[in-house]
Context: one part of a larger RNA
RNA sequence: UUGGGUGUAAAGGGCGAGUAGGCGGAUCUGCAAGUCAGCAGUAAAAUCCCACGGCUUAACCGUGGCGCGCUGUUGAAACUGUAGAUCUUGAGUGAUGGAGAGGCAAGCGGAAUUCCCGGUGUAGCGGUGAAAUGCGUAGAGAUCGGGAGGAACACCAGUGGCGAAGGCGGCUUGCUGGACAUCAACUGACGCUGAGGAGCGAAAGCGUGGGGAGCAAACAGGAUUAGAUACCCUGGUAGUCCACGCCGUAAACGAUGGAUACUAGGUGUGGGGGGUCUGACCCCCUCUGUGCCGCAGUUAACACAAUAAGUAUCCCACCUGAGGAGUACGGCCGCAAGGUUGAAACUC
Numbered sequence: 001u002u003g004g005g006u007g008u009a010a011a012g013g014g015c016g017a018g019u020a021g022g023c024g025g026a027u028c029u030g031c032a033a034g035u036c037a038g039c040a041g042u043a044a045a046a047u048c049c050c051a052c053g054g055c056u057u058a059a060c061c062g063u064g065g066c067g068c069g070c071u072g073u074u075g076a077a078a079c080u081g082u083a084g085a086u087c088u089u090g091a092g093u094g095a096u097g098g099a100g101a102g103g104c105a106a107g108c109g110g111a112a113u114u115c116c117c118g119g120u121g122u123a124g125c126g127g128u129g130a131a132a133u134g135c136g137u138a139g140a141g142a143u144c145g146g147g148a149g150g151a152a153c154a155c156c157a158g159u160g161g162c163g164a165a166g167g168c169g170g171c172u173u174g175c176u177g178g179a180c181a182u183c184a185a186c187u188g189a190c191g192c193u194g195a196g197g198a199g200c201g202a203a204a205g206c207g208u209g210g211g212g213a214g215c216a217a218a219c220a221g222g223a224u225u226a227g228a229u230a231c232c233c234u235g236g237u238a239g240u241c242c243a244c245g246c247c248g249u250a251a252a253c254g255a256u257g258g259a260u261a262c263u264a265g266g267u268g269u270g271g272g273g274g275g276u277c278u279g280a281c282c283c284c285c286u287c288u289g290u291g292c293c294g295c296a297g298u299u300a301a302c303a304c305a306a307u308a309a310g311u312a313u314c315c316c317a318c319c320u321g322a323g324g325a326g327u328a329c330g331g332c333c334g335c336a337a338g339g340u341u342g343a344a345a346c347u348c
Base pairs, nucleotide, nucleotide: 003320004319005318006317007302008301012316014200015199021193022192023191025087026086027085028084029083030082031081033080034079035076036075037074038073039072040071041070042069049065050064051063052062053061054060090190091187092186093185094183095182096181097180102176103175104174105173106172107171108170109153114148115147116146117145118144119143120142124135125134161168162167205246206245207244208243209242210241214240215239219235220234221233222232257315258314259313260312261311262310265293266292267291268290269289270288271287272286273285274284275283297304298303321348322347323346330341331340332339333338
């Protein structure tokens, strides 16, 4: 490199929008670049391949032929391409609706913990397997009233919902993104994918300034133990929270890239539309999401099975024995921590 692969064996990029590129719906007409056919020239000979023949065979040798490539020319027009015209089913717009922890900002609320002040009240409290450190007669713990402050939002709550992913959960308001259903008015292929590049991206961490109730790396003490730099206990600082700016990684997982079409059934659930005269319940049909089971098929097996890991097409990413190693060196990025790209010797 080809081939074969990527749920769990090595392998899907953390995620979307999108540049170049690749690929691309239906009908008609023209052109003829690709494509196909004919003819001509060239492609030295030898070699390769095929057939026949010659050395007793073979290697070897001889004769003939095919062939590929390039150029010119004459044609064909199905397919690709290209130019023009048309279409509506792909895609989008519009109108009308209902659903939702989607995002951002501001405001508000109650429960609880802690602390402070005051009342009642007296000797314990706390903690554990058992204890001790710790707190308490300077009045703790308990209980009642008042106040301060920060963080998180019980029940509802659900293999429920929304979002591209990360993720999102008290209530109200403002601004704002997307999906879905019905209608079928409009545009008329405007599509799919997407190397680079730019953007978003949990937690931890970093910078500056705030904030700090609870929790809690580090740290200290008490236990346990042979030891105990741990598990358990009492404390406790960064941090956790806010604003702005970095970092750019995760078992960023469905360990399963995106798009389109097709392929038995059964049973739940969320949102919508239609039918059964109306409403509720029930039933049926249908669109869209989300679960479970299960046939064909696939799979090494486990399992997957219309939300495919089935059957096909298009595009991107990635893998190629184990270790060395996601290391070294270099480049790029970062304040740093480090990230990204990413070997070899050597060993088996």

Model confidence (mean pLDDT): 86 of 100. This is a predicted structure of a 348-nucleotide part of an RNA (small-subunit ribosomal RNA, central domain) from an uncultured bacterium. The RNAcentral record of the full RNA draws on ENA.